[in-house]
C1' cells in the first nucleotide's frame, strides 16, 4: 500500500419551492473517529542577572494524543464515509 471483517457519536428539526421521497436552498440546534488546525512535559537557541559555570527570568524554535477546536465532514433507517482493531497479501 491492497483486500476481507468489525466499527461510534449527534435534529425522522423549522421554513420556502416541490405531486411525494431523496438531494439541493435558508435558519436554528448538535456530533467528532476522514482530512485539517492548536499545545503540555521536555530539548535546543538568544538576551538579561552573575567573573565563569551552575541557576533564575523573559523571548524564540522543535514538538503528542482517541485531548482541544469544529474549517471541512457528519446528525432516523438504508446507502456512502469512518479513526481504530483483527485476518490475509
Nucleotide at each position: 500500500c491492497c483486500u476481507c471483517u468489525g466499527g461510534a457519536g449527534a435534529g425522522a428539526c423549522u421554513c420556502a419551492c416541490a405531486a411525494a421521497c431523496g438531494a439541493g436552498g435558508a435558519g436554528c440546534a448538535c456530533c467528532g473517529a476522514a482530512g485539517g488546525a492548536g499545545c503540555a512535559u521536555g530539548g535546543c537557541c538568544u538576551u538579561u542577572a552573575c567573573a565563569a559555570a551552575a541557576u533564575a527570568a523573559a523571548g524564540g524554535u522543535c514538538g503528542a494524543a482517541a485531548c482541544u477546536c469544529u474549517c471541512a465532514g457528519g446528525u432516523a433507517a438504508a446507502a456512502a464515509g469512518g479513526a481504530c482493531a483483527g485476518g490475509g497479501g
A computed fold for an 89-nucleotide RNA from Clostridium vincentii, annotated as Glycine riboswitch aptamer. It matches the Rfam family "Glycine riboswitch aptamer". Gene Ontology term of the family: glycine biosynthetic process. Its mean pLDDT, the model's own confidence on a scale to 100, is 83. The model forms 89% of the base pairs in the Rfam consensus. Taxonomically the source falls in Clostridium (Bacteria, Bacillati, Clostridia, Eubacteriales).